[in-house]
C1' cells in the first nucleotide's frame, strides 16, 4: 500500500427563552435538583418481590446436556478439550445409537446382523444347477485401504503396514481428555431439534400480583348438596390427609374514586488486592425518571457531519410503566486498541 | 402493562418426517352442453407469512422474524 479478523465505545455539541412531569422549599407568589435507552423492544431464559399452598406419595410434565470455574440463578458469561473450516489472525459445532423400541422415502439385486442385476468361475446336453463379492450400476448411504500371498474365481481367506474400535498397562492432567506400550476380532451405518435411557433442574400464578381507605346497590329464578358430603385446599391425574354448608348457571343492580406496593439498588464512577479470565473482597464517593390517558416538547443562535436542483432540506434505531441479570432482534454515520494475510522500499 | 393461542391458494379447509414440483370444496377464466341462463361435464388459474437449523430429505421437528386473534381491573 492492498486485502482482512477481533474487542471496546460514541451515536449530536453548547447556549437563551417558553411549556411538560416528580421532588424538596414556601403561608403563597415563586425558586432549588432531577427528567428516556443500549435497545426502554420481542417477552425467549433466570432470579428478586408478592399472594395462594406447605402433610406427603405415587404416576405424568416441563427443561438443560463435553470439562472445570463464575454468578442470587439461567438455556449466561469465562477459561480449558475434543471435531470441523479458514493460507492466517480467528470463526463453528459438542452427552448417550455394543438398554431397547423406531424410522431410513424413489432408486436398486440388497437398507441392517443385508444381498446378487451386470460382470468373474467351475459343472453338465446352448438353458439351467454352483461358488464368489475384486470391478461396473443404483443410492444421501452399500460391512474397511494399499501391497503380498492363496485360489478354479474370489474373499481378512492369511500376513506387513495404515485407518478405525474394543480391552489391559504406565505416564501427565481437577476433569473433558492427551501421550505411550501391548493384546484382540479383523471391522461393529445414520437419526436421539424420533421415542426413550441417564444425570441435574423446576410448586402454582403473576405488580390488571397484593393490602388499605371511601363510595354505591335490589333482588329473582333454576339446578347439585348439607355425613348418601357439593365444594374447596389440589394447580396435569389418582391415592391419602384437612377443611366444610354451600357451590354453579341464567335475568336484574351497582362501582369507573383515592393511598400503598413505587425506586437506596445482587446500583453507578474511582482507586487498591487476589484471580489467566469471568468474577470477587476492600476503602472513598454519589443519588441518577417514576406517569396512571400516561411527562421527557417547540423556538432562535453558533458549531459538527449528511444530501442538495444551491433556494434550502436533514441528524440511525427507537422510546420507560414494578425491578434486576441475560440473550435475541432493529440501529445512518463515526471513533480506539489488539492482530493476521500478500506486496513493496530500506 | 402481563399472560396464552394460531399463520396452508381469493375463502373454508386436509397434512402429523419421503408414495406432496401440497389435496378437496366454493370462488375465478376457459371449452362443450342449451335457443339463452342456471344445472352438469372436461380443462385451467392459485397457496405452505419471512428468515436460519436438524436431517439423506421440512407445511411438518428447534430457534429467532413478522402479522392477526383471545383472557387478566
Nucleotide at each position: 500500500g492492498g486485502a482482512g479478523c477481533c474487542g471496546g465505545c460514541c451515536g449530536g455539541g453548547c447556549g437563551g427563552c417558553c411549556g411538560c412531569g416528580g421532588u424538596c422549599c414556601g403561608a403563597a407568589a415563586g425558586g432549588g435538583c432531577c427528567g428516556a435507552g443500549g435497545a426502554a423492544a420481542g417477552u425467549c431464559c433466570g432470579g428478586a418481590c408478592u399472594c395462594c399452598a406447605c402433610a406427603g406419595g405415587g404416576c405424568a410434565g416441563g427443561g438443560u446436556g463435553c470439562u472445570g470455574g463464575g454468578u442470587a440463578a439461567c438455556g449466561c458469561c469465562c477459561a480449558g478439550g475434543c471435531g470441523g473450516g479458514g493460507u492466517g489472525a480467528c470463526c463453528c459445532g459438542c452427552g448417550g445409537a455394543a438398554a431397547g423400541u423406531g424410522c431410513c422415502a424413489c432408486a436398486g439385486a440388497g437398507a441392517g446382523c443385508a444381498g446378487a442385476c451386470c460382470g468373474c468361475c467351475c459343472c453338465c446336453u446352448c438353458g439351467g444347477g454352483g461358488g464368489u463379492a475384486a470391478g461396473g450400476g443404483u443410492g444421501a448411504a452399500a460391512c474397511g485401504g494399499u501391497g503380498a500371498g492363496g485360489u478354479a474365481a474370489g474373499a481378512g481367506c492369511u500376513c506387513a503396514c495404515c485407518a478405525g474400535c474394543g480391552c489391559g498397562g504406565c505416564g501427565g492432567g481437577u476433569g473433558a481428555c492427551c501421550g505411550u506400550c501391548g493384546c484382540g476380532g479383523c471391522u461393529c451405518g445414520g437419526c436421539a431439534a424420533a421415542c426413550c435411557a441417564c444425570a441435574c433442574c423446576c410448586g402454582g400464578a403473576g405488580c390488571a400480583a397484593g393490602g388499605c381507605c371511601a363510595a354505591g346497590c335490589a333482588g329473582g329464578g333454576a339446578g347439585c348438596g348439607u355425613u348418601c358430603g357439593a365444594g374447596g385446599g389440589c394447580g396435569g391425574c389418582c391415592c391419602g390427609c384437612c377443611c366444610g354448608a354451600g357451590c354453579u348457571c341464567c335475568c336484574g343492580g351497582g362501582u369507573a374514586g383515592g393511598c400503598c406496593g413505587c425506586a437506596u439498588g445482587a446500583g453507578g464512577g474511582c482507586c487498591g488486592c487476589g484471580g489467566c479470565a469471568a468474577c470477587g473482597c476492600g476503602g472513598c464517593u454519589c443519588c441518577c425518571a417514576g406517569a396512571u390517558g400516561g411527562a421527557u416538547g417547540g423556538c432562535c443562535g453558533c458549531c459538527c457531519c449528511c444530501c442538495u436542483u444551491c433556494g434550502g432540506g436533514g441528524g440511525a434505531c427507537a422510546g420507560a410503566a414494578u425491578c434486576c441479570g441475560g440473550c435475541u432482534u432493529a440501529c445512518a454515520g463515526g471513533c480506539c486498541g489488539g492482530c493476521u494475510c500478500c506486496u513493496u522500499g530500506c | 402493562g402481563c399472560c396464552c393461542c394460531c399463520a396452508u391458494c381469493g375463502a373454508c379447509u386436509a397434512g402429523c418426517g419421503g408414495u406432496c414440483c401440497a389435496g378437496g370444496u366454493c370462488a375465478c377464466g376457459g371449452c362443450c352442453c342449451u335457443u339463452u341462463c342456471a344445472a352438469g361435464g372436461c380443462c385451467g388459474c392459485a397457496g405452505c407469512a419471512c428468515g436460519g437449523g436438524u436431517u439423506c430429505g421440512a407445511a411438518u421437528c428447534c430457534c429467532g422474524u413478522u402479522g392477526g386473534g383471545g383472557g387478566c381491573a